[in-house]
Context: one part of a larger RNA
RNA sequence: GAGUAGCGAUAAAGGGAGUGAAAAGCUCCCUCGCCGAAAGCCCAAGGUUUCCUGCGCAACGUUCAUCGGCGCAGGGGUGAGUCGGCCCCUAAGGCGAGGCUGAAAAGCGUAGUCGAUGGGAAACAGGUCAAUAUUCCUGUACCUCUUGGUAAUGCGAUGGGGGGACGGAGAAGGUUAGGUCAGCCGGGUGUUGGACGUCCCGGUUCAAGCGUGUAGGCAGACCUCUUAGGCAAAUCCGGGGGGUUAAUGCUGAGGCGUGAUAACGAGUGGUCUUGUACCGCGAAGUGAUUGAUACCAUGCUUCCAAGAAAAGCCUCUAAGCUUCAGUUACCAGGAGACCGUACCGCAAACCGACACAGGUGGGCAGGAUGAAAAUUCUAAGGCGCUU
Repeated sequence: GAGUAGCGAUAAAGGGAGUGAAAAGCUCCCUCGCCGAAAGCCCAAGGUUUCCUGCGCAACGUUCAUCGGCGCAGGGGUGAGUCGGCCCCUAAGGCGAGGCUGAAAAGCGUAGUCGAUGGGAAACAGGUCAAUAUUCCUGUACCUCUUGGUAAUGCGAUGGGGGGACGGAGAAGGUUAGGUCAGCCGGGUGUUGGACGUCCCGGUUCAAGCGUGUAGGCAGACCUCUUAGGCAAAUCCGGGGGGUUAAUGCUGAGGCGUGAUAACGAGUGGUCUUGUACCGCGAAGUGAUUGAUACCAUGCUUCCAAGAAAAGCCUCUAAGCUUCAGUUACCAGGAGACCGUACCGCAAACCGACACAGGUGGGCAGGAUGAAAAUUCUAAGGCGCUU
C1' cells in the first nucleotide's frame, strides 16, 4: 500500500426465554422465509470413527462462539441360518501340468484352475437404545444339512438327456401399491343468526407364511409296440407305428380365508427426577371411485441384424452294490461357522491443495394445476447456505 480488496451463490430474517465472564450466530419456544423428481428418504462406490455422551475453546471454523465434522476421554456404540459377502457355477479375460515355438529371456496354448458386473436354499410385522437393528425383544414363519425312528422301495456319475436360457419395438387386458370422496369414531366450537348443524384430528399395520387356485398365458394329455441317432448303456431324450380321451397337464398376478380375541391407533389417566420422560387405558378401524412407469410378463403380437455360459434342479442308465448300503415320505432330536453391519453418501465426511457455486452410479416419487417425472404453490421431511 491499507484497516483497502475480500469474508465463496441476494432462500431472510424477527421476537421471547435459557445458559454463560461475554450471545446477531449456541439451546428451547413463537412468528417469517426457502427446497419439495429435492436442498427429502434408502442403497452402491469411496471415506474410515467423522457416530453417541461428558468435559473444553489455545489452534482449526474466512467474523463471534458458551457451538462444531475441532481438542481431550485407559468413556460408549456396529449383535444375522434367512440382508450382502464367503460358498457352488460359469462370462470376457488371467494363469497354465504335459505340449508347441524360441539362442535365451520368454511367447502361445490343451487338460485344468481362477475370475461377477450374471445364474444358484430360506423372514415378515410390531416394539426398543443417547448411539444398532429384516441382526436385539415379542409374535408368527421358512430353508439346508445331519442323526435316530416308522413305513415303503432299485439305488447308483466326473457320463447321456431335459431344464436353467435370455434380442429390439409395439399394443391391449387383468390387477395391486398409491390417491380422492363418502360413511363411521373421538375432540373443539368466541361474537350475531342457526343447534341431529359448522370447523379440526384420526381411521393404520393387515406383513411374510399357510390354505384356496381365479383373470389370464402355454402345451393336447396318457398308454403301448418299435428303433441304424444321443462316442458305452438306458425304462430317459430323439425318430417311426398303434390305441384311449375332449378336456387334461403345466404356469399364473391378484382376491378371499387364516395369521390377528394379537399388535397399532386419535385421545386420555397416573407417577416423579418436569423430560422429545416412564407406566397404564384405549373409540372407529367400512364402502365407493380413480389408478400406475409396479405385478401377471422370461407373457402376447411383430421385426431382422437372430439376440451368454455353467452349476444348483429333474430324469436316464454304466461300473458297482442289491438281509447291508442307498433312495423316497412322515415324525423326533441336533447344527447352521467366518467376514461386513456405526456414520457421511449429489456431500462441510467421496474426487477436486480449502468446511471449494465443479464432478459423482442405482432405487422411492404425496396433494393442487396439467398430456407430463414440465411449470407454479404445497405435504412428509429438510433447511435460511458461518460476517